[in-house]
C1' cells in the first nucleotide's frame, strides 16, 4: 500500500514547548493569538487484540498491570450511487422535494498478501 472483517448518536484534558493554522477531501459551518498544527510530560476514556477471573461448544460476563486507539462539535453536517421504504405537492404514471435505510468515502482495531 491492497484485500477481508468488526465498530463509529456513549465516553475521556491539563501543563510545557511552539508561533498560525486546524477540523481527511469538496461545499457549508465551526475551533483558533484569551494561542492552531506538531513535539514532550503527566492524567484520563474505552475495552479491538493479548492477559487474568467466572461461566463454558462457538458465543458470553467482569477486571484493566501489556499492544494499539482515542480525549470540541454524531465520522461536526451534506456529498458518488440505489430497480428499498415513508411523507408532501402536482395529478394517474410518473415527476419533483424532503426524510429514513442501504451504500460510497473516511477513521480505528484484528487478520491476510
Nucleotide at each position: 500500500u491492497u484485500c477481508u472483517u468488526a465498530u463509529c448518536c456513549a465516553g475521556a484534558g491539563a501543563g510545557g514547548u511552539g508561533g498560525a493554522g486546524g477540523g481527511a477531501c469538496u461545499g457549508a459551518c465551526c475551533c483558533u493569538u484569551a494561542g492552531a498544527a506538531g513535539c514532550c510530560u503527566c492524567g484520563g476514556c474505552a475495552a479491538c487484540c493479548a492477559g487474568c477471573a467466572c461461566a463454558a461448544a462457538u458465543g458470553g460476563u467482569g477486571c484493566a498491570c501489556g499492544g494499539u486507539g482515542c480525549c470540541a462539535a454524531u465520522u461536526u453536517c451534506a456529498g458518488a450511487g440505489g430497480a428499498a421504504g415513508c411523507u408532501u405537492a402536482a395529478g394517474u404514471a410518473u415527476u419533483a422535494a424532503g426524510c429514513u435505510c442501504c451504500g460510497a468515502a473516511g477513521a480505528u482495531g484484528a487478520g491476510a498478501a
The RNA shown here (SAM riboswitch aptamer (S box leader)) has 113 nucleotides and comes from Fictibacillus phosphorivorans. Lineage of the source: Bacteria > Bacillati > Caryophanales > Fictibacillaceae > Fictibacillus.